Context: one part of a larger RNA
Molecule: large-subunit ribosomal RNA, domain II
Organism: uncultured marine crenarchaeote AD1000-23-H12
RNA sequence: GCCAGGGAGUUUACUUUUACGGCGAGCUUAAGGGUUUAAAGCCCGAAGGCAUAGGGAAACCGAUUUUUUGUAGUUAUUUUAUAGUAAUGAGAAAAAGGGUCUGAAAGGGCCUUUAGUCGUAAGGGUCAGACUAGAAUCCGGACGAUCGUGUCCUGAGCAGGGUGAAGCCAUGCGAAAGCGUGGUGGAGGCCCGAAGGGGUGCUGACGUGCAAAUCGCUCCUCUGACUUAGGACAAGGGGCCAAAAGCCAAUCUAGUCCGGUGAUAGCUAGUUCCCAUCGAAGUGGAUCGUAGUCCAGAUUGGGUGGAUGUUGCUAACGCUGUAGAGCACUGAUGAGUGAACAAGGGGCCGAAAGGCUUCACUCACUUUUCAAACUCCGAAGGUGUUAGCGCAGUAGAAGCCUGAAUACGGGUUUAUGUGGGGUAAGCCUCAUAACCGAGAGGGGGACAACCCAGACUAGAGUUAACGCCCCGGAAUAUUGGCUAAGUGUCAAACUAAAGAGUGUCAUCGAGCCAAGACAGCAGGAAGGUAGGCUCAGAAGCAGCCAUUCUAUAAUGAGUGCGUAACAGCUCACCUGCCGAGCUUAAUGGCCUCGAAAAUGGACGGGGCUAAAGCCAAUUGCCGAUACUCUAGGCCACCAUGUAUAAUGGUGUGUGGUAGAUGGGCGUGAAAGUUGGGUGGAAGUAGGGCUGUGAAGUCCUAUGGACCGACUUUUAUUGCAGAUCCUGGU
Numbered sequence: 001g002c003c004a005g006g007g008a009g010u011u012u013a014c015u016u017u018u019a020c021g022g023c024g025a026g027c028u029u030a031a032g033g034g035u036u037u038a039a040a041g042c043c044c045g046a047a048g049g050c051a052u053a054g055g056g057a058a059a060c061c062g063a064u065u066u067u068u069u070g071u072a073g074u075u076a077u078u079u080u081a082u083a084g085u086a087a088u089g090a091g092a093a094a095a096a097g098g099g100u101c102u103g104a105a106a107g108g109g110c111c112u113u114u115a116g117u118c119g120u121a122a123g124g125g126u127c128a129g130a131c132u133a134g135a136a137u138c139c140g141g142a143c144g145a146u147c148g149u150g151u152c153c154u155g156a157g158c159a160g161g162g163u164g165a166a167g168c169c170a171u172g173c174g175a176a177a178g179c180g181u182g183g184u185g186g187a188g189g190c191c192c193g194a195a196g197g198g199g200u201g202c203u204g205a206c207g208u209g210c211a212a213a214u215c216g217c218u219c220c221u222c223u224g225a226c227u228u229a230g231g232a233c234a235a236g237g238g239g240c241c242a243a244a245a246g247c248c249a250a251u252c253u254a255g256u257c258c259g260g261u262g263a264u265a266g267c268u269a270g271u272u273c274c275c276a277u278c279g280a281a282g283u284g285g286a287u288c289g290u291a292g293u294c295c296a297g298a299u300u301g302g303g304u305g306g307a308u309g310u311u312g313c314u315a316a317c318g319c320u321g322u323a324g325a326g327c328a329c330u331g332a333u334g335a336g337u338g339a340a341c342a343a344g345g346g347g348c349c350g351a352a353a354g355g356c357u358u359c360a361c362u363c364a365c366u367u368u369u370c371a372a373a374c375u376c377c378g379a380a381g382g383u384g385u386u387a388g389c390g391c392a393g394u395a396g397a398a399g400c401c402u403g404a405a406u407a408c409g410g411g412u413u414u415a416u417g418u419g420g421g422g423u424a425a426g427c428c429u430c431a432u433a434a435c436c437g438a439g440a441g442g443g444g445g446a447c448a449a450c451c452c453a454g455a456c457u458a459g460a461g462u463u464a465a466c467g468c469c470c471c472g473g474a475a476u477a478u479u480g481g482c483u484a485a486g487u488g489u490c491a492a493a494c495u496a497a498a499g500a501g502u503g504u505c506a507u508c509g510a511g512c513c514a515a516g517a518c519a520g521c522a523g524g525a526a527g528g529u530a531g532g533c534u535c536a537g538a539a540g541c542a543g544c545c546a547u548u549c550u551a552u553a554a555u556g557a558g559u560g561c562g563u564a565a566c567a568g569c570u571c572a573c574c575u576g577c578c579g580a581g582c583u584u585a586a587u588g589g590c591c592u593c594g595a596a597a598a599u600g601g602a603c604g605g606g607g608c609u610a611a612a613g614c615c616a617a618u619u620g621c622c623g624a625u626a627c628u629c630u631a632g633g634c635c636a637c638c639a640u641g642u643a644u645a646a647u648g649g650u651g652u653g654u655g656g657u658a659g660a661u662g663g664g665c666g667u668g669a670a671a672g673u674u675g676g677g678u679g680g681a682a683g684u685a686g687g688g689c690u691g692u693g694a695a696g697u698c699c700u701a702u703g704g705a706c707c708g709a710c711u712u713u714u715a716u717u718g719c720a721g722a723u724c725c726u727g728g729u
Base pairs, nucleotide, nucleotide: 001729002728003727004726005725006724011128013126014125015124016123017122018121019120020119021118022117023116026050027049028048032044033043034042035041054061055060065096066095067094068093069092073088074087075086076085077084078083097112098111099110100109101108102107131270132269133268134267138260139259140258141257142256143255149234150233151232152231153230154229155228156227157226158224160192161191162190163188167184168183169182170181171180172179173178196221197220198219201217202216204215205214236252238248239247240246273664274663275662276661277660278659283296284295285294286293287292299404300403301402302401303400304399308392309391310390312389313388314387315386316385317384318383319382320381324377325375326374330371331370332369334367335366336365337364338363339362344359345358346357347356348355349354411436413434414433415432416431417430419429420428421427441452442451443450456632457631458630459629460628461627462626467621468620469606470605471604475619477618478617479616480615481614482613488608489607499593500592501591503590504589505588506587507586509584510583511582512581520577521576522575523574524573526550527549528548531545532544533543556571560569561568633654634653635651636650637649638648639647640646665718667715668714669713670712671711672710673709674708675707676706683702684701685700686699687698688697689696690695
């Protein structure tokens, strides 16, 4: 893991609501008693309880009438008869009145036009272990020092080697004390090292181990504060401790066992059959409150009510101060003009006193630029009231009462609009809408929230989004352009910018051109003059100033090389040859550069170039649980009705988590009724049929003695999960 069995909203008391039943201005017994062999049942038993009157803290006082609107129903009437009119009118609603409290009063609060009570069942609440399982804890009483600690008692153990203290002996010296030398001797928390004891490093092996601490090498100690056997003593807020919060039996910042104990847990996991109807929330307020809870909002069931309601559109009349815009106020702001000031800074004059001037500051004007906390203005929109249309509604709307006092209390993404923070974010915080959550299906390669579209069942057809070369259903469709970069083949999510391009296409403007443009080749490119100045020199061409006139087809007081300065070459300009377009500004389309990441690699892939790319246009086709048709089920409502049945009809009904509600299936047991079984019960195995389903039933085999159906009642009543429990495998 699998299989079988077990396994979680129960019970008591009180209380509340609803349904049903009994009695009803009343209802009801409790303890107890009688009857009975006993039990059940029946009969007594109003003591008490609830109700019948409220208001007030209390003293105390004390209602039970009237009117109107008008529903269902009833009655009458009318040929608009599935209807209208009138009367009456339970319940309902409203007003007045009344009781009482408060108050000087006005006014206000509660009550008042009569229904309760007892029982049964179901849904809630409280009390208890209270749906089940799960802590670490706290306290009490016992049991532990065979482990490891300390102390005590009685015992045991320590190869071999080295070093060589004191003392002693001999000898030498010395007056002596004593000293030297050589032996002897054998001390030591001395040395090396085995047994023994320990456990340093490899952070080696092992790490479902040989082992819940071992193995190997290495290492420390080994006559001592040594090691060790047996015995004794010290006990849990206590012991022991050469002290680590260490050890006290694999357990220690308070041992273990049992008990209090089903401790408590706002936390975690689990919580068992089916179908049908509706269907949420993650928001506001409060909270020692933020993983919780309470109230409101949002969901659902029942009742009441009796005609409006309104999320859409339009119009009229109001409200608003945003986007934008503007500078009339407030505040900021670049430039200028004018005035004013003479306290401040600078400058000038002066020996000083002081004088003059300018800047700054202030004010006014002209002009420029701005504002969430500016507004002379001002939309779209939003919103209120009224009316109309649309939609829903007597097949019952709005409103009101009430049960579940449920669930929830982390939202997320996309689009749009703000704000603040941030380099940014699938970022944080908001508003509006949609979607996911709780929503399946088709598309987007895969892909909760992007596009299409809201799934009762079965069948057939038509479309949506998206697509139509192959993988792959459907066009290698048609027409006209663009792209040469494999750009691209991406709706977006799922990137590419500023800038650059004599890549190419298109649009539009200006200029030149058969009186010959543009490009190319060829010829000319002069004179006054070497302009003046400067300079050693300056002659078109170092520099400064000026930049005229003549001849000409044209020619600058010179565009660039060049020279020491000249010279020389060249350009502007003119002409010849040639013979048709040329030059340029601006804008747009596609394309290129800009363009860097780590295994080789991604347009989904293959592959694609007058495309299978991009931009336009056209016609077909494919494609979903969408739409249409056919048949059927369920739900709600209507009609008939023998009335929750059946028949017929109506429907923009029928996705669904938490959750509310309704109806059912199955299991054990009890009572009543009625059946089956050795001619084969239950159970087990395989199969057939029926039911939307829980399930039921039949057949065959096995089995060998009990088992059903219907009605009513009852319950330790349904398992896939809980690292669930027990057993098997």